[in-house]
Molecule: Glycine riboswitch aptamer
Organism: Paracoccaceae bacterium
RNA sequence: GCGUCAGGAUCGGGAGAAUCCGGCUGGGAAACCAAGUCGGUGCCGAAGGAGCAACCGCCCCGGUAAACUCUCAGGCGCAAGGACCGACCUGGCGA
Numbered sequence: 001g002c003g004u005c006a007g008g009a010u011c012g013g014g015a016g017a018a019u020c021c022g023g024c025u026g027g028g029a030a031a032c033c034a035a036g037u038c039g040g041u042g043c044c045g046a047a048g049g050a051g052c053a054a055c056c057g058c059c060c061c062g063g064u065a066a067a068c069u070c071u072c073a074g075g076c077g078c079a080a081g082g083a084c085c086g087a088c089c090u091g092g093c094g095a
Stems, first nucleotide, its partner, number of pairs: 002094007010087004018041001020040006026033002042076003048072001049070003055063003
């Protein structure tokens, strides 16, 4: 230096879904505006979580997946977060 696996407080990319309705607080003469909070309805799946097949086993039962399913959680302007991908760094293994 090459390939591969794992990790990383690193860098880049990174989707979806109501700036919904009402109340309270704040500003304002009012209309209205934004954020927070409470309640309601609708929605999204790519933090996390949960569930299942084939297959396997010591075959009662158990083990075991996902980007699939469920939406508990999270999210539905921006921001933040974000599975995953690439780069970089570290370590292991291999020729």